[in-house]
Transfer RNA from a Rickettsiales bacterium, 72 nucleotides, folded computationally. NCBI's taxonomy places the organism under Bacteria, Pseudomonadati, Pseudomonadota, Alphaproteobacteria, Rickettsiales. The prediction has a mean pLDDT of 83. Its Rfam family is "tRNA". About the family: Transfer RNA (tRNA) molecules are approximately 80 nucleotides in length.
RNA sequence: GGCCCAGUGGUCAAAAGGUUAAGACGUGUCUCUUUCAAUGACAAAAUGGGGAUUCGAUUUCCCCCUGGGCUA
Repeated sequence: GGCCCAGUGGUCAAAAGGUUAAGACGUGUCUCUUUCAAUGACAAAAUGGGGAUUCGAUUUCCCCCUGGGCUA
């Protein structure tokens, strides 16, 4: 350089064009307890960037960025 794959809360991870982007772990507050932990309730927290298609894009297409693999 060429080809292929991936990028979603702090971490893992669902969505397959359409309701407020699900869930788990973690975090915070409350509950409980003599205290801590555990349990239960609630809360905060995410679609890598730009463009195109579409009434509507996490989803389809193009370019870029980042990471990984194969190849020379």